[in-house]
RNA sequence: GUGGGCGUAGCUCAGUAGGUAGAGCCCCUGAUUGUGGUUCAGGAGGUCGCGCGUUCGAGCCGCGUCGCCCACC
Repeated sequence: GUGGGCGUAGCUCAGUAGGUAGAGCCCCUGAUUGUGGUUCAGGAGGUCGCGCGUUCGAGCCGCGUCGCCCACC
């Protein structure tokens, strides 16, 4: 340099024909318990890497760009 994959919550990841963004773990509160842990219930936490475009509507489609990984050169 060329081609491809990945980037979504603090962490690991779903999200599939474009239609209100989710799970597990972690954290907070409450219940249970003599305390802790376990268990149960509730809650907080997101400019979906960044920018632009298409669309009534974009995590998803298009263009550009940044980072990581793989292959080729």

Notes:
A computed fold for a 73-nucleotide RNA from a Bifidobacteriaceae bacterium, annotated as transfer RNA. The sequence is in RNAcentral, with records from ENA and Rfam. The same sequence occurs in records of 2 taxa. Model confidence (mean pLDDT): 81 of 100. NCBI's taxonomy places the organism under Bacteria, Bacillati, Actinomycetes, Bifidobacteriales, Bifidobacteriaceae. Rfam family: tRNA. Gene Ontology term of the family: triplet codon-amino acid adaptor activity. It is annotated as a transfer RNA. Rfam's curators write: Transfer RNA (tRNA) molecules are approximately 80 nucleotides in length.